Notes
A computed fold for an 80-nucleotide RNA from a Clostridiales bacterium, annotated as transfer RNA. The sequence was found in a public genome assembly. The organism belongs to Eubacteriales, within Bacteria.
RNA sequence: GCGGCAGUGCUGGAAUUGGCAGACAGGCACGUUUGAGGUGCGUGUGCGCGAGCGUAUGGGUUCAAGUCCCAUCUGCCGCA
Numbered sequence: 001g002c003g004g005c006a007g008u009g010c011u012g013g014a015a016u017u018g019g020c021a022g023a024c025a026g027g028c029a030c031g032u033u034u035g036a037g038g039u040g041c042g043u044g045u046g047c048g049c050g051a052g053c054g055u056a057u058g059g060g061u062u063c064a065a066g067u068c069c070c071a072u073c074u075g076c077c078g079c080a
Base pairs, nucleotide, nucleotide: 001079002078003077004076005075006074007073010026011025012024019063027045028044029043030042031041032040046053047052056072057071058070059069060068
């Protein structure tokens, strides 16, 4: 230099056909249980007072984009 794959909350990861973003799990917070702790159980947990905003960054298509198209950035793999 060329080609391929990937980038989503605090973390892993789902949404695979364009149609409620964050299922499920971990972590964390609070509560409960205990003499105290651990385990277990329950509730909550992206940002924002709210309207809304949010899927690496910037554009485009569409009634509607994490998903399709273009460019860029970062990581990994292959070729030279």
It matches the Rfam family "tRNA". Rfam's curators write: Transfer RNA (tRNA) molecules are approximately 80 nucleotides in length. It is annotated as a transfer RNA.